Notes: Predicted 3D model of a 524-nucleotide part of an RNA (small-subunit ribosomal RNA, central domain) from a metagenome. Its Rfam family is "Eukaryotic small subunit ribosomal RNA". For this family Rfam cites "Crystal structure of the ribosome at 5.5 A resolution" (Yusupov et al., Science, 2001).

Context: one part of a larger RNA
RNA sequence: UUGCAGUUAAAACGCUCGUAGUUGAACUUCGGGCGAGGGCAUUUGGUCUUGCCUCUGGCGAGUACUGGAUGCGCCGAGUCUUUCUUUUGGGGAAACAGGGUGCUCUUAAUUGGGUGCUCUGAGGAACCAAGACGAUUACCUUGAGAAAAACAGAGUGUUCAAAGCAAGCCGUCGCUUGAAUACAUUAGCAUGGAAUAAUAAAAUAGGAUCUAGGUUCUAUUUUGUUGGUUUUUGGGACCUAGUUCAUGAUGAAUAGGAACAGUCGGGGGCAUUAGUAUUUAGAAGCUAGAGGUGAAAUUCUUGGAUUUUCUAAAGACUAACAACUGCGAAAGCAUUUGCCAAGGAUGUUUUCAUUAAUCAAGGACGAAAGUUGGGGGAGCAAAGACGAUCAGAUACCGUCGUAGUCUCAACUAUAAACGAUGCCGACUAGGGAUCGGUGGAUGUCGUUUUCGACUCCAUCGGCACCUUGAGAGAAAUCAAAGUUUUUGGGUUCUGGGGGGAGUAUAGUCGCAAGACCGAAACUU
Numbered sequence: 001u002u003g004c005a006g007u008u009a010a011a012a013c014g015c016u017c018g019u020a021g022u023u024g025a026a027c028u029u030c031g032g033g034c035g036a037g038g039g040c041a042u043u044u045g046g047u048c049u050u051g052c053c054u055c056u057g058g059c060g061a062g063u064a065c066u067g068g069a070u071g072c073g074c075c076g077a078g079u080c081u082u083u084c085u086u087u088u089g090g091g092g093a094a095a096c097a098g099g100g101u102g103c104u105c106u107u108a109a110u111u112g113g114g115u116g117c118u119c120u121g122a123g124g125a126a127c128c129a130a131g132a133c134g135a136u137u138a139c140c141u142u143g144a145g146a147a148a149a150a151c152a153g154a155g156u157g158u159u160c161a162a163a164g165c166a167a168g169c170c171g172u173c174g175c176u177u178g179a180a181u182a183c184a185u186u187a188g189c190a191u192g193g194a195a196u197a198a199u200a201a202a203a204u205a206g207g208a209u210c211u212a213g214g215u216u217c218u219a220u221u222u223u224g225u226u227g228g229u230u231u232u233u234g235g236g237a238c239c240u241a242g243u244u245c246a247u248g249a250u251g252a253a254u255a256g257g258a259a260c261a262g263u264c265g266g267g268g269g270c271a272u273u274a275g276u277a278u279u280u281a282g283a284a285g286c287u288a289g290a291g292g293u294g295a296a297a298u299u300c301u302u303g304g305a306u307u308u309u310c311u312a313a314a315g316a317c318u319a320a321c322a323a324c325u326g327c328g329a330a331a332g333c334a335u336u337u338g339c340c341a342a343g344g345a346u347g348u349u350u351u352c353a354u355u356a357a358u359c360a361a362g363g364a365c366g367a368a369a370g371u372u373g374g375g376g377g378a379g380c381a382a383a384g385a386c387g388a389u390c391a392g393a394u395a396c397c398g399u400c401g402u403a404g405u406c407u408c409a410a411c412u413a414u415a416a417a418c419g420a421u422g423c424c425g426a427c428u429a430g431g432g433a434u435c436g437g438u439g440g441a442u443g444u445c446g447u448u449u450u451c452g453a454c455u456c457c458a459u460c461g462g463c464a465c466c467u468u469g470a471g472a473g474a475a476a477u478c479a480a481a482g483u484u485u486u487u488g489g490g491u492u493c494u495g496g497g498g499g500g501a502g503u504a505u506a507g508u509c510g511c512a513a514g515a516c517c518g519a520a521a522c523u524u
Stems, first nucleotide, its partner, number of pairs: 004495003007476002012492001014365001016363002021358003026250001031081004037075002039072009048062006085132006096121010135199004139193002142190002152181001155165002167176003207245002210242006217235003255355001256352003260347002263344002268340004274318002278314008289300002326333002370411006379405002384400004422491003426483002429467003434462008443454004471478002497524003507516003
């Protein structure tokens, strides 16, 4: 590993990109013919061993030996179908051609046919040796090898047995027989196979084949001998010219990327613009209370509060529309308009052609709170103050109120960052809505058409829902949490009783707060 679990019991990294790693779509000899030999079945002989009987013989039986015939959804060396590595030397099987010579049939006739023996010729893989080249591995098969003891296991009455490798006969001279066999991972060697998996090859032809020519390297034999030089010849390498090749590019994945078209969206950034509310300020009006609460009080108030009307400013926010709707990787995103780049889905008889999936390391983004430095501070409001309540109240309620909340620049990197449910791919069930695109209809309406809005149908892609439960589950429940003891599609991360403890320590990061990584003793 076979073979655990991860919604809620321990456990899916917040999200996305991404290197190593792991994994990765289809396609190239399928098919047909002949077929030595083997196997099986049926049938029929002979030999052998046997049984029974009516015994010169008859009737059977046999996992024995050996022939013949027939049949087969059997196996199959080899061979032909475009299907073969080659050179040199040895090696001559079958078949072929020619000649000689027997037998037999035939002919007028060595005239012709059939069948033997023998000689010669040409003719090559039945196998030896030496080279030259060759696509390479994984995988499977078979074999050699792989110390014994041990394990399994054969034989054997250690008196049995655990053991041991002995022992058994005849009964004195000796003879006979064992001490098997199997297993033996991985790596290495040899052999056969060619499915599966990987890699390679001919696209700037530097491709293959054949021929010719050239350049260059090399040295064996023969020229009577020795030496030198050159040529020929043999063998490498390279170049040029031409011939021939069916000359040479698999297909276009309900994989992926790219381009294009009209869209779609509260996706992002920058600028611009709007809305009411709140608070404050100004002006005006009338007055004695106003606030607030369970009830009160703190608080404000003839210096005119609260309230009403008209203005102005500021900062924040974006009601209703607003939904089991949309977009975004997640965090998240909602006034108008403009600009900027991006994105999904759809459509496509466009294009590239494996470019892909998931991902240690590493990187980007990442609510709120918090930190640093500017700006801004209307409302709200940790801390703090006071009034209540109360046994107490350092709270809940009330009145104030500072950091903060807002924005710019930089950090921090965590959340019940939740669907408490990784990502990619396939399959398994019925339904009606809805959002986006596309196609359609003798459809309806609109300004006749182009077109637009509805209605309906189909189809891709979404957010969800309802019903059911082949199935799953401890259940709640789940169309995924199904296709799992009938267990393997690919890939990443995590968990192993409760506490101690996300603590201590070390390291890295951070201004800090802290973050990441992360124990043990002990206890139960």

Model confidence (mean pLDDT): 81 of 100.